């Protein structure tokens, strides 16, 4: 200098004027995001239900750890791809059932299209070679043979068993067996672990108003089902009529698994200690507009534009969208010293 891999930051700046929301007696202070998004996971909080058991259903899936929890994150293991940084994948296919399009002779039952060999032929032997496919019945080399074949042998792979290392996934080594078990579980299924329901229009309080109304039906609850249990016999629930229908206000509502700086533990995710800080809280719903200077982009110029987008109870993640600018670490190649 070139080509790449991974991780991260920022998300136009400054000033003036006017307006809006919240807090405050006032002065004054605060006022969208990294995704506020999709609502896909997990938790807090709230209400309902909580003796217990079973079935069904859902989710996850290498191992160890982190965490409030997770389907998230970190480290490690094995495999695939890559020269490499690195990326991607991950229980069980010798429990059972099922599937394997097209092509191909044949898709797991066995079998043979071309080829090779024996043979006059009929027919027989063979699975090396060709060809098909996402996938073809261990691979490669040698021996062997009519031609061939784990038929035999070495190496590699596989299976069984033993020993060692590791918390573990797994790895290493010795011995034995010619090799039995094709692929698919995001097919059913099996194994292990976890999982009550509904959600801030949750829910609570105050005030006003009203009808503790009329008729009918049924025992009800344990919010998928069953067993079982509990409560009740004028109480509960449901339906219809009437009435009302986001009735008004307040709370929930934002100080929190919070932000930031430093030190310490740990490879890391993360955790601990100490200092400092308060940073939207509306609810038909504020967070806006204009002007000036500068930065960048488009345009000859006048002028125009500034990515994606936008809170609605709150957090931790994942996924998706994102113009431009910038930073760090690492890999490979080339040149010079």
């Nucleotide at each position: 200098g070139g080509a790449g891999u991974g991780a991260g930051u920022u998300g136009g700046g400054c000033g003036a004027u006017c307006c809006c929301c919240c807090a405050u007696a006032a002065c004054u202070g605060g006022g969208a995001g990294g995704a506020a998004a999709g609502u896909c996971c997990g938790g807090g909080c709230u209400c309902c239900a909580c003796a217990g058991g079973g079935c069904a259903g859902g989710a996850u899936g290498g191992c160890c750890g982190c965490u409030a929890a997770c389907g998230g994150c970190g480290g490690c293991g094995c495999g695939c791809a890559g020269c490499g940084a690195u990326u991607c994948g991950c229980g069980g296919a010798a429990a059972g059932u099922g599937g394997c399009a097209c092509a191909g002779a044949a898709a797991a039952a066995a079998g043979a299209c071309c080829g090779c060999c024996c043979g006059c032929g009929a027919g027989g032997g063979u699975a090396a070679g060709g060809g098909u496919g996402a996938a073809a019945u261990g691979g490669c080399g040698g021996g062997g043979u009519a031609a061939g074949a784990g038929c035999c042998c070495a190496c590699c792979g596989g299976c069984g068993c033993c020993g060692g290392a590791g918390u573990g996934a797994u790895c290493c080594g010795a011995c034995g067996c010619g090799c039995a078990u094709g692929c698919c579980a995001a097919a059913c299924c099996c194994c292990a672990u976890c999982c009550g329901g509904a959600g801030c229009a949750a829910g609570a309080c105050c005030a006003a108003a009203u009808a503790g109304g009329a008729g009918g039906a049924a025992g009800a609850g344990c919010u998928g089902c069953c067993c079982g249990c509990u409560c009740g016999u004028g109480a509960u629930u449901c339906c219809u009529c009437g009435g009302g229908u986001a009735u008004g206000g307040u709370c929930g509502c934002u100080a929190g698994a919070g932000c930031u700086c430093g030190c310490g533990a740990g490879c890391a995710a993360u955790c601990g200690c100490g200092g400092g800080c308060c940073c939207a809280g509306a609810g038909g719903a504020a967070u806006g507009a204009u002007c000036g200077c500068c930065a960048c982009c488009c345009g000859c110029a006048a002028g125009g534009g500034u990515a994606c987008a936008g809170a609605a109870c709150c957090c931790g993640g994942c996924u998706u969208a994102u113009a431009g600018a910038c930073u760090c670490a690492c890999u490979c190649c080339g040149g010079c010293u």